[in-house]
Context: one part of a larger RNA
């Protein structure tokens, strides 16, 4: 490499936009003849293999002549598919229309519980914490109870297997601006399309620059404790962070360990939204069509376990990636970063 493969054995880039490339709808017409079929005739050394025939007493061997030759290239046809030229078409795609769900995304304002402080007022000896206790707060008045004020952070009930969004992620209420998605009816374009090396944008937690916040929680780090020891598990302080504005960083079991489209292939049973018959005053039931979410299950198909119209069934198109442990995601070389690091990524020795 060729062939097999990627849900858990090696593999599906954390996620999407989108360049080149690759592949792409119509039983519709037209052009061309590049691929593609088909005819001819060149050429394909000999040697070799093949047919016929001869020589060696046979044969092996050898000698004559003939025939075969994918293939190139030439040349004349075909015209069904692919491709090309020029129209059509509406089923894929998109736009306008009328609805309609929703923690979607940004910014701003409000408002309640609760922890913590602090200040009054009452009180007057404990309190906290644990297995058990110590440090620890406390008559300079803690702890408890009642008013009041501050600040910060996170959003109880509702809350679901439920919504939304590429993905991470989003949750007190209102409001601004704004972006995606279903549905319906079918007016307009008329294949515009699917994927996508390179590249772009985004990206949890920590961590890092230089501010500003700091109520709680709490790495490190002190003293208590437990133990033979305890650089831990308890307990008590407490920096860094946790928070907010701007930037870096680019990685997670970034997980459904399953790329992405778009076709086909049994049902039964919920949830979400949205349409329609039936009903009605209007809702609900019923019964259906779609769009997502789920569970259970038949053929299928998996080593097995499982999957099973949301496929890991059955075909197609396009990517990345994988090829025996260890060594090692390691040294080295580039790139990228301020660093920490990241991305790319081996070989020897071994089994």
């Nucleotide at each position: 490499u060729u062939g097999g493969g990627c849900g858990u054995a090696a593999a599906g880039c954390a996620u999407c936009u989108a360049u080149a490339g690759g592949u792409g709808g119509c039983u519709u017409u037209u052009u061309u003849a590049a691929g593609u079929c088909c005819g001819c005739a060149u050429u394909c050394a000999a040697a070799u293999c093949u047919c016929a025939g001869g020589g060696c007493u046979c044969a092996a061997c050898c000698c004559u002549g003939g025939a075969c030759a994918u293939g190139c290239g030439g040349u004349g046809g075909a015209a069904a598919c692919u491709a090309c030229c020029a129209a059509u078409c509406u089923g894929g795609a998109g736009u306008a229309c009328g609805g309609u769900a929703g923690g979607g995304g940004u910014a701003g304002a409000g408002g309640a519980a609760a922890u913590u402080u602090c200040c009054a007022g009452u009180g007057g000896a404990g309190c906290g914490g644990u297995g058990a206790a110590a440090u620890g707060c406390u008559u300079a008045g803690a702890g408890a109870u009642u008013g009041g004020a501050a600040g910060g952070a996170a959003g109880a009930c509702a809350a679901a297997c439920g919504g939304c969004a590429a993905a991470c992620a989003c949750a007190c209420u209102c409001u601004u601006c704004u972006a995606g998605g279903c549905c319906g009816a079918c007016a307009g374009u008329g294949a515009c399309a699917c994927u996508g090396a390179g590249a772009g944008a985004c990206g949890a937690a920590a961590a890092c620059u230089a501010g500003g916040g700091a109520a709680g929680a709490g790495a490190a780090u002190g003293g208590g404790a437990u133990u033979a020891g305890a650089u831990a598990c308890c307990a008590c302080a407490a920096u860094a962070u946790u928070c907010c504005a701007a930037g870096c960083c680019g990685u997670a079991a970034a997980c459904g360990a399953u790329g992405g489209a778009a076709a086909u292939u049994a049902g039964g049973c919920g949830c979400u939204g949205c349409g329609c018959g039936u009903a009605a005053c209007g809702a609900c039931c019923c019964g259906u069509g779609c769009a997502g979410u789920g569970c259970u299950g038949u053929a299928g198909c998996u080593a097995a376990c499982a999957c099973a119209u949301u496929a890991a069934g059955u075909a197609u198109c396009c990517c990345u990636c994988c090829u025996g442990g260890a060594g090692a995601g390691u040294a080295c070389u580039u790139u990228c970063a301020a660093a920490a690091g990241a991305a790319u990524g081996a070989a020897a020795c071994u089994c």
Molecule: small-subunit ribosomal RNA, central domain
Organism: Viscum album